[in-house]
């Protein structure tokens, strides 16, 4: 330099053009003599910019980071 892949909650990881889930972690409450375990509930997320669309995390272009291969 060229080509491919990945980027989603503190962490790990799904999904799909029409309200973004799960596990774990965190806060509150219940349970318990206390702890642990368990239960209920809450807060917290689609890398960035632009385009298409009634509607974009999803499709398209660019860009950033990481990663694999080739040279």
């Nucleotide at each position: 330099g060229c080509a491919g892949g990945a980027u989603u909650a503190g962490u790990a990881u799904a999904a799909u053009g029409g309200u973004a889930g799960u596990a774990u972690g965190c806060g509150a409450c219940c349970u318990u003599c206390c702890c642990a375990a368990g239960g209920u509930u809450g807060a917290g997320g689609c890398g960035c910019c632009g385009g298409u669309u009634c509607g974009a995390u999803u499709c398209c272009g660019g860009u950033a980071u990481c990663u694999u291969g080739c040279u």
The RNA shown here (transfer RNA) has 71 nucleotides and comes from a Patescibacteria group bacterium. It matches the Rfam family "tRNA". Rfam describes the family as follows. Transfer RNA (tRNA) molecules are approximately 80 nucleotides in length. It is annotated as a transfer RNA. Its mean pLDDT, the model's own confidence on a scale to 100, is 80. The RNAcentral record of the sequence draws on ENA. The organism belongs to Bacteria candidate phyla, within Bacteria.